The part of an RNA shown here (large-subunit ribosomal RNA, domain II) has 684 nucleotides and comes from a Candidatus Micrarchaeia archaeon. RNAcentral holds the full RNA, with entries from ENA. Its Rfam family is "Archaeal large subunit ribosomal RNA". Clan: LSU clan. Taxonomically the source falls in Candidatus Micrarchaeia (Archaea, Nanobdellati, Microcaldota).
Context: one part of a larger RNA
RNA sequence: GCCAGGGAGUGUAUAGAAGUGGCGAGCCGAAAGGCGCAGCGAAAGCGAAUGCACAGUAAAAUGUGCAGGGUAUGAAAAUGCCUUAGUCACUUUUAUACGACCCGAAGCCAUUGUGAUCUACGCGCGGCUAGGACGAAGUCGAGCUUACACUUGAUGGAGGUCCGCAACCUGUCAUGGUAUAUCCUGUUGGGUGAGCUGCGGGUAGGGGCGAUAGACCUAUCGAACAUGGCAAUAGCGGGUCCCCUCUGAAAUAUCUUUAGGAUAGCCUUAGGCGAGCUUGCGUAUGCGGUAGAGCUACCGAUUAAGGGGUAUGGGAUCGAAAGGUUCCGCCUUUUAGUCAAACUCCGAAUGCAUGCGCUGCGUAGACCCUAGGAGUCGGUGACGUUGGGUAAGCUAGCGUUGCGUGACCGAAAGACCGGUCCCCGAGGUUAAGGUCCCUAAAUCUCAAUUGAGUGUAUCGAAGGAGGAUGUUUUCUUAGACAGUCGGGAGGUAGGCUCAGAAGCAGCCACCCUUUAAAAAACGCGUAAUAGCGUACCGAUUGAGAAGACGUUCUCUGAAAAUGGACGGGGCUAAAUUGAGUACCGAUACCUCGGCGCUCGUUAAGAGCGGGUAAGAGGGCGUGCUAUAUGGCUGGAAGCUUGGUCUUGAGAUCAAGUGGACUGUAUAGCAGUGAAAAUCCUGGU
Numbered sequence: 001g002c003c004a005g006g007g008a009g010u011g012u013a014u015a016g017a018a019g020u021g022g023c024g025a026g027c028c029g030a031a032a033g034g035c036g037c038a039g040c041g042a043a044a045g046c047g048a049a050u051g052c053a054c055a056g057u058a059a060a061a062u063g064u065g066c067a068g069g070g071u072a073u074g075a076a077a078a079u080g081c082c083u084u085a086g087u088c089a090c091u092u093u094u095a096u097a098c099g100a101c102c103c104g105a106a107g108c109c110a111u112u113g114u115g116a117u118c119u120a121c122g123c124g125c126g127g128c129u130a131g132g133a134c135g136a137a138g139u140c141g142a143g144c145u146u147a148c149a150c151u152u153g154a155u156g157g158a159g160g161u162c163c164g165c166a167a168c169c170u171g172u173c174a175u176g177g178u179a180u181a182u183c184c185u186g187u188u189g190g191g192u193g194a195g196c197u198g199c200g201g202g203u204a205g206g207g208g209c210g211a212u213a214g215a216c217c218u219a220u221c222g223a224a225c226a227u228g229g230c231a232a233u234a235g236c237g238g239g240u241c242c243c244c245u246c247u248g249a250a251a252u253a254u255c256u257u258u259a260g261g262a263u264a265g266c267c268u269u270a271g272g273c274g275a276g277c278u279u280g281c282g283u284a285u286g287c288g289g290u291a292g293a294g295c296u297a298c299c300g301a302u303u304a305a306g307g308g309g310u311a312u313g314g315g316a317u318c319g320a321a322a323g324g325u326u327c328c329g330c331c332u333u334u335u336a337g338u339c340a341a342a343c344u345c346c347g348a349a350u351g352c353a354u355g356c357g358c359u360g361c362g363u364a365g366a367c368c369c370u371a372g373g374a375g376u377c378g379g380u381g382a383c384g385u386u387g388g389g390u391a392a393g394c395u396a397g398c399g400u401u402g403c404g405u406g407a408c409c410g411a412a413a414g415a416c417c418g419g420u421c422c423c424c425g426a427g428g429u430u431a432a433g434g435u436c437c438c439u440a441a442a443u444c445u446c447a448a449u450u451g452a453g454u455g456u457a458u459c460g461a462a463g464g465a466g467g468a469u470g471u472u473u474u475c476u477u478a479g480a481c482a483g484u485c486g487g488g489a490g491g492u493a494g495g496c497u498c499a500g501a502a503g504c505a506g507c508c509a510c511c512c513u514u515u516a517a518a519a520a521a522c523g524c525g526u527a528a529u530a531g532c533g534u535a536c537c538g539a540u541u542g543a544g545a546a547g548a549c550g551u552u553c554u555c556u557g558a559a560a561a562u563g564g565a566c567g568g569g570g571c572u573a574a575a576u577u578g579a580g581u582a583c584c585g586a587u588a589c590c591u592c593g594g595c596g597c598u599c600g601u602u603a604a605g606a607g608c609g610g611g612u613a614a615g616a617g618g619g620c621g622u623g624c625u626a627u628a629u630g631g632c633u634g635g636a637a638g639c640u641u642g643g644u645c646u647u648g649a650g651a652u653c654a655a656g657u658g659g660a661c662u663g664u665a666u667a668g669c670a671g672u673g674a675a676a677a678u679c680c681u682g683g684u
Base pairs, nucleotide, nucleotide: 001684002683003682004681005680006679011098012097013096014095015094016093017092018091019090020089021088022087023086026035027034028033039046040045050067051066052065053064054063055062068083069082070081071080072079073078101239102238103237104236108229109228110227111226113225114224120203121202123200124199125198126197127196128195129193131163132162133161134159138155139154140153141152142151143150168190169189171188173186174185176184177183205221207217208216242619243618244617245616246615247614252264253263254262255261256260265376266375267373268372269371270370271369272368276361277360280358281357282356283355284354285353286352287351292346293344294343300339301338303336304335305334306333307332308331309330310329313328314327315326316325317324318323379403380402381401382400383399384398385397386396387395388394408419409418410417423594424593425592426591427590428589429588433584434583435582436569437568438567442581444580445579446578447577448576449575455571456570463556464555465554466553467552468551469550470549471548472547473546474545475544483540484539485538486537487536489513490512491511494508495507496506519534522533523532524531595609596608597607598606599605620673622670623669624668625667626666627665628664629663630662631661638657639656640655641654642653643652644651645650
């Protein structure tokens, strides 16, 4: 891992609610007594009669409204509460207290509890420490000295001394060992000492022991182990067992809080009331200060220029000073111009409120009210919008709508995008999106564009370049544009400057004449001239030419790590743009049949049937009990295989095996349904 068996909302008490039943102004209890039959008022205290109308019914019951009654307050008016159904039992459900659905801590406390066979440190009795080296004190001799000293030679044998692969101990190192809950081997350190070691014995859990590491106290130590308190507690984690039907959320507000609760909101079930409700549209009347706009309308900001002022602003300058002039600054003003979430002389759309009308819903009972039961309080995407941020698959809000809890078709694949919302079966028609092949349907029709594999389902700038197309301006058979041929002159080398300056270094001026036309010169060139073109004119040629502003397609700009992605093949259309007709294509829509639910007169019929958390309803199956009634050695249960039926839990039949019990109906009781819990036990 697999298989089998076990495995989690239970019991008691109290309280609320619903249902059923008994009795009923009483009910229950042996009784005591409990609940109810009267309320109002802080209290003293006071203390309840029904009538009318409407609805309803066969008649009632009953309900509602008004009046009446009790009481409190009040001077009164008036207002609040009350003006006859309970009680007991059973069942279901919820709450509270208990282990309270099951499993799970680390921990805390207790006991004269058990431990020092490991280990820490004392104690008692023992054992062990090859060999070699150095050579302390002391002692003796000699020298020297008045003496103490001192010197020297021997002797001596000290030492947490030295060397050391003896034994022994073990700190270091090893990618060693096909070791392993700490061992071995090698290496390295200690090796007469605070040495190593055997046996006995001592210290005990807030205690010991500790050359101190919070180390060690039997593989357990920042408080051992065992047992008990104990099913500790856990706002946390995991798990929580059959089916179908109806409805169907919330991830928000406030408080506490911040992994949790409570109340409200949103869901559900039951009951009540009895006639309106209305989210959409229109209209009328109001509310408002956003978008926008504006600012000589306030307020604040702000560019340029001009005018006026400045007593007591600053600088410069003139003057001996008084003072003058001027610049900047400040105030004011004029002209032209730019802005504002916390500016407004203005000011929409949408919106909000109320009335009326329409639409929709509603006596098959809406809206509203009451009672029981919840879940929810981590949300998140898109679109619109407001803040923060360079930005983000970012972050804080608001609105709508999705996912959450939503299948199906499309988007290659995708919670959220487009289509569309799902009972079961069958046939058809469409939506989004598609129609060359993969792959259902057009190699469809017409007109264009692109040559870049652009593109073919996200995305790329400024700049540069190539096409297509539209509008418009100017010139043009009195001949345009381009080409070719020819002319392109004179005063004059204009004046100045300059070494020179002659159209062409530079400065000033830029006239006149002859002309078809020709610059006081647009460029090249010379030291300066010269020279070569250009503007401008004529001839030749003979039909369009030159700009400006758009639209559209394309190229370049264009760089990422294995080779590579339009979903792929591939495509010059099977790309892009404009127009059109067919077809394909969903659980959508239509038709037919079936099932179920709600309402309804058991009808006719109408409406409905996605669904997590959750609420409500109805069933299937297991064990046992009671009553009734069956089966079975002519073969029970169980097991295996096969068939049939049901929306499903499941039911039933046959054969084989098996060898003695077992079903059905009604009612009741429950140790009543497993795939999960690193679940438990056993098997394998």